[in-house]
RNA sequence: AUCUUAUCGAGAGUGGUUGAGGGAUCAGGCCCGAAGAAACCACGGCAACCGGUUGUCCGCCUUGCGGCGCACAAUGACAAGGUGCCAAAUCCUGCCCGCAAGGGGAAAGAUGAGAU
Numbered sequence: 001a002u003c004u005u006a007u008c009g010a011g012a013g014u015g016g017u018u019g020a021g022g023g024a025u026c027a028g029g030c031c032c033g034a035a036g037a038a039a040c041c042a043c044g045g046c047a048a049c050c051g052g053u054u055g056u057c058c059g060c061c062u063u064g065c066g067g068c069g070c071a072c073a074a075u076g077a078c079a080a081g082g083u084g085c086c087a088a089a090u091c092c093u094g095c096c097c098g099c100a101a102g103g104g105g106a107a108a109g110a111u112g113a114g115a116u
Base pairs, nucleotide, nucleotide: 001116002115003114004113005112006111007110008109013043014042015041016040017039021032022031023030026094027093028092029091044086045085046084049082050081051078052075053074054073055072056071058069059068060067061066090108095105096104097103
């Protein structure tokens, strides 16, 4: 980088450096921002995707106790580790359905896991 798949209405910020932008992209809207944007650094936190633990099925190994592997389930008062995240629904709309709805779907995007 591409593909597959799951999730995306919840949650969680202080300090320092710096100094004008930012909310992915384009357009429209609506917001945030000199009471300090973005970025970087430090520390802190959230969450539970991977992970941990427990259980069940199946398979393999073992004389046996038991061990290993796959799948599934439970667990947030499991959170050491790998990511991720810490204004607003992924801020809203754009394409399709719908009279409309903070209605449904798609696309795009983000993040994880797996594969190439």
A computed fold for a 116-nucleotide RNA from an Acidobacteriota bacterium, annotated as SAM riboswitch aptamer (S box leader).
The source organism's lineage runs through Bacteria, Pseudomonadati and Acidobacteriota.
It was read from a public genome assembly, where an Rfam model found it.
Its mean pLDDT, the model's own confidence on a scale to 100, is 84.